[in-house]
This record gives sequence, structure tokens and C1' cells, in this order.
RNA sequence: UGCUCAUCGAGAGGGACUGAGGGAACGGCCCAGUGAAGUCCCGGCAACCGCCGCGUGCCCCCUGCGCAAGCAGUCGCGGAAACGGUGCUAAUUCCGGCCCGGUGCGAGGUACGCCCGGGGAAGAUGAGAA
Repeated sequence: UGCUCAUCGAGAGGGACUGAGGGAACGGCCCAGUGAAGUCCCGGCAACCGCCGCGUGCCCCCUGCGCAAGCAGUCGCGGAAACGGUGCUAAUUCCGGCCCGGUGCGAGGUACGCCCGGGGAAGAUGAGAA
């Protein structure tokens, strides 16, 4: 850097230094000298991986451990947060753009705008294999 899979309506902030931007990009709409972004310190949230328990699958072959019997590998449910690897700590991923649907709203049939629902796209985070 791209690929695959899962999740994204919940949750969780103080201090020091510094000083104008920030919310990915674009359009909105917000946040910000009552201090943005950044760096450091100390907290917190959550439970993706790891960890523990139970069940399940595989147990032909293959891999690891073992002299061997055998155990582990997959998947599901539950648990802990003490320890390890991350992550997160304004607003639904802040909202929207593309497509589809609606007995919805507008005088409201088509179109259009708004609203509601679903799916995409893009992005973020984790895990995995390159």
C1' cells in the first nucleotide's frame, strides 16, 4: 500500500506545554482564546485479538505439543478486565451526495423539494493472509 472478514444509534476527560485551527475529502451544519490541532502526564470506556469456562466441529490428510494414548486448530454461547496487543474518550461514522421503496408532507397526478425506511459508495477500527 492494496485484498478478505467483522463491527460502526451505546460508552468514556482532567492537567501541563503551546497558540489557530478542527470535525478524512467536497457540500452543509457544528466545535474552537470560557483555548482548536499537536506533544506529554494521569485517568476512563469498551471488549476486536489474546486469556478463562462450557458446548460443538475436525481428528482421512496437514500443523503444533507429546515416547504414546491423546490434546489443541473451526464455530457458537458465557465470563473476567488482574496481565498482554490494539482502539476509542463532542454531535449516529455529526448529516448528506449514488440507487430502490413509502397509504408520508407540499394544491401534489408526473416531475421536483422535504421527510421516513432499506441498500450502496467512501471512511474508521480490529483480525487475517500477502